[in-house]
């Protein structure tokens, strides 16, 4: 000096980048729950089913009606703070915990294995979560955007000048994060 490989460090994309915490607001909802009165009359207590234990219950449970009082969590919006750029998320399987216990099933949380996704929106379909027509998940579609590669091209640097090389603007095509940019170190070659 060059090449590519390994390792480390620091960064960038965006105007809804990803997540977390706190506060406020609307919704949840005049719902759940509680109290009182009335009706009914034997069962009731888990998402559902079966069984078990325990508790309550004819001193009236469960359920229904009326009156009074009257929430919360999760999800959503805004603001602030904060950690970051596989940030993070999703799917499937397994394990553990919660829902009184057992089995099946459902839901929630944590861990783990494999796989997928560069990013955020829009539209549609479908089903699950959800009180919801909000929102989330999955799948598909057409665009936008970022990186890199290739091609064309604008301007500049170098040069007497041209070609080539480097930087830059724009356009087209393609790929995608274990990526990209910068830098340090190591390996190999001269």
């Nucleotide at each position: 000096c060059g090449a590519u490989g390994g390792g480390g460090u620091a960064g960038a994309g965006g105007u809804c980048g990803c997540g977390g915490u706190u506060u406020u607001u609307a919704u949840u909802a005049g719902u759940a729950a509680a109290a009182u009165g009335g009706a009914c009359g034997a069962g009731a207590u888990u998402u559902a089913g079966a069984g078990a234990c325990a508790u309550c219950c004819c001193a009236g449970a469960c359920u229904c009606c009326a009156u009074u009082u009257g929430a919360a969590a999760g999800g959503a919006a805004a603001a602030a703070c904060u950690g970051c750029c596989g940030a993070a998320g999703c799917a499937u399987g397994c394990u553990u915990u919660u829902u009184u216990c057992u089995c099946u099933u459902g839901a929630a949380a944590a861990g783990u294995a494999u796989g997928c996704u560069g990013g955020g929106g829009c539209u549609g379909u479908c089903u699950c979560c959800g009180a919801a027509c909000a929102g989330g998940a999955a799948c598909a579609g057409a665009a936008c955007u970022g990186u890199c590669a290739c091609g064309u091209c604008u301007a500049g640097a170098c040069u007497u000048a041209c070609c080539a090389u480097c930087u830059u603007c724009a356009c087209g095509u393609g790929u995608u994060g274990a990526g990209c940019u910068a830098u340090c170190u190591u390996u190999c070659g001269g």
The RNA shown here (Lysine riboswitch aptamer) has 190 nucleotides and comes from Neobacillus mesonae. The sequence was found by an Rfam model in a public genome assembly. The coordinates come from a structure-prediction model, not an experiment, and the mean pLDDT is 76. The organism belongs to Neobacillus, within Bacteria.